[in-house]
RNA sequence: CCAGCGGGCCGGGUGGCCGCUCUCGCCUUCGGGCGGGGGAGGAAAGUCCGAACUCCACAGGGCAGGGUGCCCGCUAACAGCGGGGCGUUGCGAAGCGACGGAAAGUGCCACAGAAACAAACCGCCCGUUUUGGCGGGUAAGGGUGAAAUGGUGCGGUAAGAGCGCACCGGCGUCUUGGCGACAGGGCGGCCGUGCAAACCCCACCCGGAGCAAGGCUACAUAGGGGACCGCGUUCGUUUCGGCGAGCUAAGGACGGCCCGUCCGAGAGUCCCGGGUAAGCCGCUCGAGCUGUCGGGCAACCGGCGGCCCAGAUAGAUGGCCACCGCCCCUGUUUCGGCGGGGGCACAGAAUUCGGCUUACAGGCCCGCUGGCACA
RNA sequence: GGGCCGCUAGCUCAACAGGUAGAGCAGCUGACUCUUAAUCAGCCGGUUCUGGGUUCGAGUCCCAGGCGGCUCA
Repeated sequence: CCAGCGGGCCGGGUGGCCGCUCUCGCCUUCGGGCGGGGGAGGAAAGUCCGAACUCCACAGGGCAGGGUGCCCGCUAACAGCGGGGCGUUGCGAAGCGACGGAAAGUGCCACAGAAACAAACCGCCCGUUUUGGCGGGUAAGGGUGAAAUGGUGCGGUAAGAGCGCACCGGCGUCUUGGCGACAGGGCGGCCGUGCAAACCCCACCCGGAGCAAGGCUACAUAGGGGACCGCGUUCGUUUCGGCGAGCUAAGGACGGCCCGUCCGAGAGUCCCGGGUAAGCCGCUCGAGCUGUCGGGCAACCGGCGGCCCAGAUAGAUGGCCACCGCCCCUGUUUCGGCGGGGGCACAGAAUUCGGCUUACAGGCCCGCUGGCACA
Repeated sequence: GGGCCGCUAGCUCAACAGGUAGAGCAGCUGACUCUUAAUCAGCCGGUUCUGGGUUCGAGUCCCAGGCGGCUCA
């Protein structure tokens, strides 16, 4: 210098004018005004995971259902992250991997092919023969297929075959190292395919709903229509009409079913209709941000110091102008520049966090690999 | 804002547990008819929303994205 790999960061700047929203202070004729301060993102997005929070019962047991799936850590938790193992791609830096189980069982494998699971069509070999064939052995060869009974070679055999041997691959077992996944070595011929992102088995995890959750106020409304269920019993009190408390029944709740628990003698349960779409709380200080030190390979954790950083509700965070920066087009040039025009991505909070994924013009930085040239 | 569902021919829908994507209507051609309709015969028409993965093989199974619809105070 060229080509590439991995990671991190930024993603227009300054000034002026006019606005929007929240908050604090002051003033006010209560309508508002003035001044100070805060005001989108790395993805605020998709809503794909995991949680916090709220209600349903204090969130219980079993079945069903769903999810995850190499190992060890991190974490509030996770399908996330870090490190490692194995496989695979690449010369390499590195990338990618739903990466448990196919001798628990069931199922599928179209077409082709004899056969798709425990197989004989052709061929080979042996026997027999009426010379057509028949009986048997054989997975070495042909052919079909995505896939055909570990592979290559030598021996062996009637022909063959792990039948025997050598090497390679797998499985089992013993041993060494490692927390472990796993790796190395020894021994044993033990050796029939794939699919579990088919049902399933094994291990672990998961109750349901979601801030339009939920609470208060106002209107509807102390109730417009319909359906269903029961209207028992005990105790206390009594002005003997009742009232209060409890137990269970029907019924209901625990949003699939069963158990179990709870409510429950009626402001009962369910359905339809009518009304309100208004205000407040939830609502932003939080697994928070940042500097430094320490532990750890790292993810991350801990100590100390500093900081407060959007809360709108049909939805605020914007518009215009000037200069500068970068990119593109174009004119001119004395090659230094000068002039004109255009552009500066993806996108935009809506209860809040931790992740993943997707979109993104352009630019900066760090580490590393391969090649070429020169010293 | 939250939750759920669906995309297959021009339209409406099928495709059982993965094995060559079909049916009706519409369209075109021919027959019948004086002509049209009806009827009969034949034909045309598909990136199964897009991309990737699993598998020998994907409309179907899985992941990501796009579009459309329904619903909740």
About this RNA: Two RNAs folded together computationally: RNase P RNA and transfer RNA, 448 nucleotides in total. It holds a member of the Rfam family "Bacterial RNase P class A". From the family's description: Ribonuclease P (RNase P) is a ubiquitous endoribonuclease, found in archaea, bacteria and eukarya as well as chloroplasts and mitochondria. Rfam classes the family as a ribozyme. Its mean pLDDT, the model's own confidence on a scale to 100, is 79.